A computed fold for a 72-nucleotide RNA from a Candidatus Aenigmatarchaeota archaeon, annotated as transfer RNA. Rfam family: tRNA. Taxonomically the source falls in Candidatus Aenigmatarchaeota (Archaea, Nanobdellati).

RNA sequence: GGGCCGGUGGUCUAGUGGCAUGACGUCCGCUUGACGUGCGGAAGGUCGCAGGUUCGAUCCCUGCUCGGCCCA
Numbered sequence: 001g002g003g004c005c006g007g008u009g010g011u012c013u014a015g016u017g018g019c020a021u022g023a024c025g026u027c028c029g030c031u032u033g034a035c036g037u038g039c040g041g042a043a044g045g046u047c048g049c050a051g052g053u054u055c056g057a058u059c060c061c062u063g064c065u066c067g068g069c070c071c072a
Base pairs, nucleotide, nucleotide: 001071002070003069004068005067006066007065010024011023012022018055026042027041028040029039030038048064049063050062051061052060
């Protein structure tokens, strides 16, 4: 340099045009003498960046960037 795959709350992850899903973690309440477990609730996301298409983009297109694998 070329090809392919990926980047989504603190971590892991689903989603594939119309409100962003779940688990763990965090916080609050109930339960306990206390911790843990269990139950209920809450907060937390510019969906890597910029542009384009569209009434509407996490999703489609282009460029860039970061990571992985392969080729040279």